[in-house]
A computed fold for a 100-nucleotide RNA from Acidovorax soli, annotated as Glycine riboswitch aptamer. Model confidence (mean pLDDT): 79 of 100.

RNA sequence: GCCGUCUGGAGAGCCGCUGCGCCAUGCAGCGCACCGAAGGAGCAAGCCGCCGCCCAUGAGGGGUGCGCGGUGAAUCUCUCAGGUACCAAGUACAGGGGGA
Numbered sequence: 001g002c003c004g005u006c007u008g009g010a011g012a013g014c015c016g017c018u019g020c021g022c023c024a025u026g027c028a029g030c031g032c033a034c035c036g037a038a039g040g041a042g043c044a045a046g047c048c049g050c051c052g053c054c055c056a057u058g059a060g061g062g063g064u065g066c067g068c069g070g071u072g073a074a075u076c077u078c079u080c081a082g083g084u085a086c087c088a089a090g091u092a093c094a095g096g097g098g099g100a
Base pairs, nucleotide, nucleotide: 002099003098005096006095007094008093013032015031016030017029018028019027020026033084034083035082039080040078041077042076046071047070048069049068050067051065052064053063054062055061
């Protein structure tokens, strides 16, 4: 690092319209406004290679660059996906214990 289990665990519209309806603060669709902690995507320094320039050497090498390419993290960024009353569920992450 992986699998499953227990405990903790946030954010953001009770928005508008239409339909359904068990007439509820519900469900579905559309529209606008939002959130970031399922998942997904992006990259900074550094490192590596190439190229140009400079230095050194018989060769090996060193330095440099708003240069090109690769590698390169997240709780940062994006908001595709997911989510936005209370409750419930779920969540990155943290802790306990177990398994291969």
Source information:
The source organism's lineage runs through Bacteria, Pseudomonadati, Pseudomonadota, Betaproteobacteria and Acidovorax. Of the family's consensus pairs, 90% are formed in the model. RNAcentral holds the sequence, with entries from MGnify.